[in-house]
């Protein structure tokens, strides 16, 4: 250079056969428990779905393009 994969919550990831208000574990706060802590237990906030544009009545989820990451290859 070509070719594959992969970017969703601060961390690890699920959703990705297009349709409900975008989820879980963990971290973080704020309650509870206890003498204090840990841990348990409830509850809060955390997201341009990697940017940009396209198709559609609807996009994270489908095409395009770009940017970053790894794998392979001449």
């Nucleotide at each position: 250079g070509c070719g594959c994969c992969g970017c969703u919550a601060g961390c690890u990831c699920a959703g990705c056969u297009g349709g409900a208000u975008a989820g879980a574990g963990u971290a973080a706060c704020u309650g509870g428990c206890u003498a204090c802590g840990a841990a348990c237990c409830a509850g809060u906030a955390g997201g341009u779905c990697a940017g940009g544009g396209g198709u559609u009545c609807g996009a994270a989820u489908c095409c395009c393009u770009u940017g970053c990451g790894g794998c392979g290859u001449g």
Molecule: transfer RNA
Organism: Clostridia bacterium